[in-house]
């Protein structure tokens, strides 16, 4: 250096024809209890990895760029 792959909330992760940004845990409050725990209600949550462009409309398509795992050349 080439070729494949992943980047979405604190964690793990979906998002499938281009048009609502979710889920579980977690985390704040309240009920319950004598208190934890467990359960219930509510409530919290984002530069979709970065930059451009294509569209009315972009997490979704395109380029470029980063980082990170992977085969493969090359080097001594």
């Nucleotide at each position: 250096g080439g070729g494949g792959g992943u980047a979405u909330a604190g964690c793990u992760c979906a998002g499938u024809u281009g048009g609502g940004a979710g889920a579980g845990c977690g985390c704040c409050u309240g009920g319950u209890u004598u208190g934890c725990a467990a359960c219930c209600a509510g409530g919290u949550g984002g530069u979709c990895a970065g930059c451009g462009g294509u569209u009315c409309g972009a997490a979704u398509c395109c380029g470029c760029u980063u980082a990170c795992c992977u085969c493969c050349a090359c080097c001594a």